[in-house]
Description
The RNA shown here (SAM riboswitch aptamer (S box leader)) has 96 nucleotides. Rfam family: SAM riboswitch aptamer (S box leader). About the family: The SAM riboswitch is found upstream of a number of genes which code for proteins involved in methionine or cysteine biosynthesis in Gram-positive bacteria. It was read from a public genome assembly, where an Rfam model found it.
RNA sequence: AUCUUAUCAAGAGCGACUGAGGGGACAGGCCCAGUGACGUCCGGCAACCUGCAAUUGCAAGGUGCUAAAUCCUGCGGUUUUACCGAAAGAUGAGUA
Repeated sequence: AUCUUAUCAAGAGCGACUGAGGGGACAGGCCCAGUGACGUCCGGCAACCUGCAAUUGCAAGGUGCUAAAUCCUGCGGUUUUACCGAAAGAUGAGUA
């Protein structure tokens, strides 16, 4: 990388370093950001696997995550400014 499958409205810093853009790409919105975003480290969370106890907790080993629904819309439907679904994407587990 391929395919299958489950989930995606919960949760998570008043820390250190750094220093200009960032929220995956495109378009349109909307937002975050020198009162320091993004990123890295540390800390934290607990979705899946795992372990232990027993049906919901604990742990934090492997992944993962740590603004906003996957930030919203983009395609289709409907009872049309809202909802449902698809596609795409993300993450886990499995697969040749």